[in-house]
RNA sequence: UCUUAUCUAGAGAAAUGGAGGGAAAGGCCUGAUGAAGUUUCAGCAACCAGCAAUGAUGCAAGGUGCUAAGUCCUACAGAGUAAUGCUCUGACAGAUAAGA
Numbered sequence: 001u002c003u004u005a006u007c008u009a010g011a012g013a014a015a016u017g018g019a020g021g022g023a024a025a026g027g028c029c030u031g032a033u034g035a036a037g038u039u040u041c042a043g044c045a046a047c048c049a050g051c052a053a054u055g056a057u058g059c060a061a062g063g064u065g066c067u068a069a070g071u072c073c074u075a076c077a078g079a080g081u082a083a084u085g086c087u088c089u090g091a092c093a094g095a096u097a098a099g100a
Stems, first nucleotide, its partner, number of pairs: 001100007012041005020030003025074003042067003047063002050059003071093001076090006
């Protein structure tokens, strides 16, 4: 980089650190009652691997992943509606997994 699947559920404390963080733009949040990062411990989850089963499925944390807000919301296209608002659907982008 490409393909496929999923993305309204779930799950945080301590130590260190010392000003940012939420992908990017705009918004809106979040942060000195302590952000990011790092470490330790804990937890969530069933994509891969494992075990049981013909199977649906179940068990289970070994490999990844995750533990504010729907992927925090929007952007592009379409539908509904009196409506520039609101609601819904899809696409794009992104994240994660498995494969190439």

SAM riboswitch aptamer (S box leader) from uncultured Cellulosilyticum sp., 100 nucleotides, folded computationally. The RNAcentral record of the sequence draws on MGnify. NCBI's taxonomy places the organism under Bacteria, Bacillota, Clostridia, Lachnospirales, Cellulosilyticum. The coordinates come from a structure-prediction model, not an experiment, and the mean pLDDT is 84.